[in-house]
Molecule: SAM riboswitch aptamer (S box leader)
Organism: Metabacillus mangrovi
RNA sequence: CUUAUCAAGAGCGACCGAGGGACUAGGCCCUGUGACGUCCGGCAACCUCCAUAUUUACAUGGAAAGGUGCCACUUCCUACAGAAUGAUUUCAUUCUGAAAGAUAAG
Numbered sequence: 001c002u003u004a005u006c007a008a009g010a011g012c013g014a015c016c017g018a019g020g021g022a023c024u025a026g027g028c029c030c031u032g033u034g035a036c037g038u039c040c041g042g043c044a045a046c047c048u049c050c051a052u053a054u055u056u057a058c059a060u061g062g063a064a065a066g067g068u069g070c071c072a073c074u075u076c077c078u079a080c081a082g083a084a085u086g087a088u089u090u091c092a093u094u095c096u097g098a099a100a101g102a103u104a105a106g
Stems, first nucleotide, its partner, number of pairs: 001106006011040001013039003019030003024079004041071003046067002048063005075100001080097007
């Protein structure tokens, strides 16, 4: 950089000891009843393996040994653009898309 996914799922364990939820701002939360992190445990099924069909690609179903990933809150919410509704300072709510980010494969 490209493609795909991001509303599901996952501990009443051990250690540690102060901040944490990516960055900026605002909001809302988690946290000495021990968060974050590490280990163990677990979840899922991207890569992988098996079966079926197939020229291939693709698809469906299954497995979980291996490579990753993940295990508060939708990626915690909003920020940019558009639409609808309500109110009329231009705001609120909802929906869609984008941007940014995360993960996998290349």